[in-house]
A computed fold for a 95-nucleotide RNA from Pseudorhodoferax sp. Leaf274, annotated as c-di-GMP-I riboswitch aptamer. The coordinates come from a structure-prediction model, not an experiment, and the mean pLDDT is 78.

RNA sequence: ACUUCCCGACAGCAAACGCAAUGAGAGUUGCGCACGCAAAGCCACAGGCCCUCAGCCGGCGCACGCGCGCCGGGUCGGGCAGCUGGGUUGCAUCC
Numbered sequence: 001a002c003u004u005c006c007c008g009a010c011a012g013c014a015a016a017c018g019c020a021a022u023g024a025g026a027g028u029u030g031c032g033c034a035c036g037c038a039a040a041g042c043c044a045c046a047g048g049c050c051c052u053c054a055g056c057c058g059g060c061g062c063a064c065g066c067g068c069g070c071c072g073g074g075u076c077g078g079g080c081a082g083c084u085g086g087g088u089u090g091c092a093u094c095c
Base pairs, nucleotide, nucleotide: 012037013036017032018031019030020029021028022027035082041088042087043086045085046084047083048080049079050078051077056073057072058071059070060069061068062067
């Protein structure tokens, strides 16, 4: 310098849950804790999943002039990198 099937020291991260903050919500952030993780570092590019205040579309009701309310869709939009693939960077180390 290259490689990454196995091993994982010193270290690192932290699910669920609890409390607090924030958001309409999914969720995110902080603290505690410890289910797990060899990229559980970073990037929503492809698939997947979750949410749906407002806008959009459809239906119904009221009003009959603008419109208002309810229900549905999940289009726009938001989220999950600890769902999978992909991209990118990196630690330790056997051969």